[in-house]
RNA sequence: CGCGCGGGAGAGUCUUCGUCCGGGUGACGACCAUUGCCCGGCCGGAGCGCCGAAGGGGCAACCCCUCCCCGGAACCUCUCAGGCGCCAGGACCACGCG
Numbered sequence: 001c002g003c004g005c006g007g008g009a010g011a012g013u014c015u016u017c018g019u020c021c022g023g024g025u026g027a028c029g030a031c032c033a034u035u036g037c038c039c040g041g042c043c044g045g046a047g048c049g050c051c052g053a054a055g056g057g058g059c060a061a062c063c064c065c066u067c068c069c070c071g072g073a074a075c076c077u078c079u080c081a082g083g084c085g086c087c088a089g090g091a092c093c094a095c096g097c098g
Stems, first nucleotide, its partner, number of pairs: 001098004006093002012048001014047005020041008049084003055080001056078003062072002
């Protein structure tokens, strides 16, 4: 450094629109079908709020050097990316193997 395995935080499942699915109810039908309203769910778009531990950017204690420059450098910081129900991801740590 790589692989396997285990642990692993934070922040709205907020608002709205649309397809589809399920349930309830009404109208029209009454052979099939058509349609309004309400509730829930998945997916997708938009808006606002928020988080930071993939990655990325910035400053820098410190390291290197006689000194300067160059270079390395954070879980500090920015939030571009990513994330804010579950799943997944996840810095970092432990164990095993190469």

About this RNA
The prediction has a mean pLDDT of 79. Predicted 3D model of a 98-nucleotide RNA (Glycine riboswitch aptamer) from uncultured Nocardioides sp. Rfam family: Glycine riboswitch aptamer. Its family is annotated with glycine biosynthetic process in the Gene Ontology. The model forms 90% of the base pairs in the Rfam consensus. The RNAcentral record of the sequence draws on MGnify.